[in-house]
RNA sequence: GCUAAUAAUUUGCCGAAUGUCCAAGUGACAAUGGGGGACCCACUUUUCGGGGGUGAAACUCGCAUUCCGAGUAGAGCACUCUUCAGCUCUAACCCGACAGCUAACCUCGUAGGCUUUGAAGGGAGGACUC
Numbered sequence: 001g002c003u004a005a006u007a008a009u010u011u012g013c014c015g016a017a018u019g020u021c022c023a024a025g026u027g028a029c030a031a032u033g034g035g036g037g038a039c040c041c042a043c044u045u046u047u048c049g050g051g052g053g054u055g056a057a058a059c060u061c062g063c064a065u066u067c068c069g070a071g072u073a074g075a076g077c078a079c080u081c082u083u084c085a086g087c088u089c090u091a092a093c094c095c096g097a098c099a100g101c102u103a104a105c106c107u108c109g110u111a112g113g114c115u116u117u118g119a120a121g122g123g124a125g126g127a128c129u130c
Base pairs, nucleotide, nucleotide: 012114013113014112018030019029020028021027031110032109033108034107035106036105041100050098051095052094053093054092058072059071060070061069062068074089075088076087077086079123080122081121082120083119084118
């Protein structure tokens, strides 16, 4: 000097996954995210080849048909919007024959994983000085 790992602190990111209280418990409240569930409306296109839900995580074409490659769509990247670039992702799980929307109502979650930051223009906010 370089690389890797671990620990602590700080800054922020993906995601609904935060805050407060206390007797500290699979607790309560607030906030927030999801599912089920009428009339009306919509659909009558489903069958052991099922169907449906959370999520950005779908479709098409190739194949050595070994889940690999490419394209298109979609998603993320230090206030925010637009444009142009660059990088990355494009999973995983659940219900169990069953669910369109849906007021009242019923019900579930508040985890886990990371450390990226270009340019131009507009808008917003903050700090300092006079």
A computed fold for a 130-nucleotide RNA from a Limnochordia bacterium, annotated as c-di-AMP riboswitch aptamer (ydaO/yuaA leader). Of the family's consensus pairs, 96% are formed in the model. It matches the Rfam family "c-di-AMP riboswitch aptamer (ydaO/yuaA leader)". From the family's description: This family represents a conserved RNA structure found upstream of the ydaO and yuaA genes in Bacillus subtilis and related genes in other bacteria.